[in-house]
Predicted 3D model of a 157-nucleotide RNA (c-di-AMP riboswitch aptamer (ydaO/yuaA leader)) from a Bacillota bacterium. Model confidence (mean pLDDT): 76 of 100.

RNA sequence: CGUGAUCGGUCGCUGAGUUCUCCGGAAACGGAGAAGCGGGGGACCCGUUUUUCGGGGCGAGUCCGUGUGGGGUGCCGGUUUGGCGCGGCGCACGGUAGGGCAACGACCUCUGGCCCGAGCCCGUCAGCUAACCCCGUAAGCGAAGCAGAGGGAGUCU
Numbered sequence: 001c002g003u004g005a006u007c008g009g010u011c012g013c014u015g016a017g018u019u020c021u022c023c024g025g026a027a028a029c030g031g032a033g034a035a036g037c038g039g040g041g042g043a044c045c046c047g048u049u050u051u052u053c054g055g056g057g058c059g060a061g062u063c064c065g066u067g068u069g070g071g072g073u074g075c076c077g078g079u080u081u082g083g084c085g086c087g088g089c090g091c092a093c094g095g096u097a098g099g100g101c102a103a104c105g106a107c108c109u110c111u112g113g114c115c116c117g118a119g120c121c122c123g124u125c126a127g128c129u130a131a132c133c134c135c136g137u138a139a140g141c142g143a144a145g146c147a148g149a150g151g152g153a154g155u156c157u
Stems, first nucleotide, its partner, number of pairs: 001008002011142004018035007036137006046127001053071001054125001055122004063095007072086005098116004107151006
């Protein structure tokens, strides 16, 4: 944008998660390679020497408080169990570091407002880190596409 709707096309957003070539496939997609992008491991030097109900990594997704649950453990009392502590885990709620808010004229900053503040992996092991090695290139969306202020850029005279 079309449709009553399902849905389809196009464009766009968060994100590293894009582009190209070849093979298979009707397509979706799968496999291989290259480039780009992102991430991890890994010396010297430097740093840290602070480690068990561990530690680490991806990610904006971290930390704190209150309540609550069942285990763990220390001390005391004491013998079917109790009291006082310690620290970790799960759940609920509240806050919070942090992240996002999209087509008009790039980009940046500020104020108010809205939303998120997850999940997963390694397996006792990882500081930084040249060489070197390895991995990923998914997924979810169309909204608060909000209301302002400033810087700045562009064009014209």
It was read from a public genome assembly, where an Rfam model found it.